[in-house]
This is a predicted structure of a 360-nucleotide RNA (Bacterial RNase P class A) from a Spirochaetaceae bacterium. Model confidence (mean pLDDT): 76 of 100. It was read from a public genome assembly, where an Rfam model found it. It matches the Rfam family "Bacterial RNase P class A". By type it is a ribozyme. The source organism's lineage runs through Bacteria, Pseudomonadati, Spirochaetota, Spirochaetales and Spirochaetaceae.
RNA sequence: CCGGCAGGUCGCGCUACCGCCGGAGUGUAACGCUCCGGAGGAAAGUCCGGGCUCCACAGAGCACGGUACCGGCUAAUCCCCGGGCGUCCCUUCGGGGGCGACAGAAAGUGCCGCAGAAACUAUACCGCUCCGCAGUGGUGGAGUAAGGGUGAAACGGUGGGGUAAGAGCCCACCGGUCCGCGGGCAACCGCGGGCGUCAUGGCAAACCUUGCCGGGAGCAAGAUCAAGCAGCGGAGGGGGUUGCUCGCCCGUAUCCUCUGCGGGUAGAUCGCUUGAGGCGCAUGGCGACGUGCGUCGUAGACGGAUGGUAGCGGCGGUCUUCGGACCGCACAGAACCCGGCUUACAGACCUGCCGAUCCC
Numbered sequence: 001c002c003g004g005c006a007g008g009u010c011g012c013g014c015u016a017c018c019g020c021c022g023g024a025g026u027g028u029a030a031c032g033c034u035c036c037g038g039a040g041g042a043a044a045g046u047c048c049g050g051g052c053u054c055c056a057c058a059g060a061g062c063a064c065g066g067u068a069c070c071g072g073c074u075a076a077u078c079c080c081c082g083g084g085c086g087u088c089c090c091u092u093c094g095g096g097g098g099c100g101a102c103a104g105a106a107a108g109u110g111c112c113g114c115a116g117a118a119a120c121u122a123u124a125c126c127g128c129u130c131c132g133c134a135g136u137g138g139u140g141g142a143g144u145a146a147g148g149g150u151g152a153a154a155c156g157g158u159g160g161g162g163u164a165a166g167a168g169c170c171c172a173c174c175g176g177u178c179c180g181c182g183g184g185c186a187a188c189c190g191c192g193g194g195c196g197u198c199a200u201g202g203c204a205a206a207c208c209u210u211g212c213c214g215g216g217a218g219c220a221a222g223a224u225c226a227a228g229c230a231g232c233g234g235a236g237g238g239g240g241u242u243g244c245u246c247g248c249c250c251g252u253a254u255c256c257u258c259u260g261c262g263g264g265u266a267g268a269u270c271g272c273u274u275g276a277g278g279c280g281c282a283u284g285g286c287g288a289c290g291u292g293c294g295u296c297g298u299a300g301a302c303g304g305a306u307g308g309u310a311g312c313g314g315c316g317g318u319c320u321u322c323g324g325a326c327c328g329c330a331c332a333g334a335a336c337c338c339g340g341c342u343u344a345c346a347g348a349c350c351u352g353c354c355g356a357u358c359c360c
């Protein structure tokens, strides 16, 4: 100097003008004026969890859904932290790192394609051994499961003994399983002993079993105020036709006026953003995280604003007569709030590491 990996921070800047939403102040009101604030690390997917709201709710069981090594953290979780076990990689052999739906296959049921003799209780294709027949590219019977072959997987493994050939048939070691002791809160680990009648192949991301958890719907949740119309009452009165009277028409409360009540529509307001908040310091803890102190103020809608134009600058690209010209600015965009997870993302910077090249 180039390329890459992991983690973190940022993710166009400044100025002016014109607009939009919210707040405060102010002018008598309509409506203006001034000042202040106005998207994100994911606001996204809505996968998991909680706050909040309404509805439901004696208790127990079943069903249904979720979840699954152990311990911890948390408001809570399938996240996170620490530990255990398994597996893979690296190693200077001390260790380090990645990944794991990681309860139970010895309750029961089921499945295990193709291949293969045989896929779980039955068995033998080639082979090996013995015997009979034949007499040579054999054939029949019995034994065997060491070797070959099939398969993801073949009924423990290696070695020795043994045998006609073989076989836990016998022995040693390894593995398995059972018991005891010790360590650990636990998962689990270590040590010792028994068992060769070693019984128990795999699959629970098949049904299932076991333990634990779970009431439902969701801010269009929901709450408050409340026109008009209709309803139920109370009081008063006849009303219409024209300026008045007569007349005519309707009516005897079913009409008119006033008024009360409850439910509640339109509409308005609240919920609505200060919240398990951010940052810093101290402190406890291996850590996730907890506690204390200080400090900061950060959208709230008509559920609809957060924009546009110009100039200067930055970065990238194309063209260039090397003066510059033109184009573009990652992913995306709040809608009750918060913690996780997942997904998208041009570019810049910081820290650590790896590889290659060059120099000393």
Base pairs, nucleotide, nucleotide: 002355003354004353005352006351007350008349009348010347012313013312014311015310016309017308018307020038021037022036023035024034025033026032027031040331044342045341047340048339049338050337051336052218053217054216055215064214065213066212067211068210069083070082071081072080084102085100086099087098088097089096090095103209104208108207109206110203111202112201125148126147127144128143129142130141131140132139133138156174157173158172159171160170161169175198176195177194178193179192180191181190182189183188222270223269224268225267231261232260233259234258235257236256237255238250239249240248241247272303277296278295279294280293281292282291283290284289314329315328316327317326318325319324
Of the family's consensus pairs, 92% are formed in the model.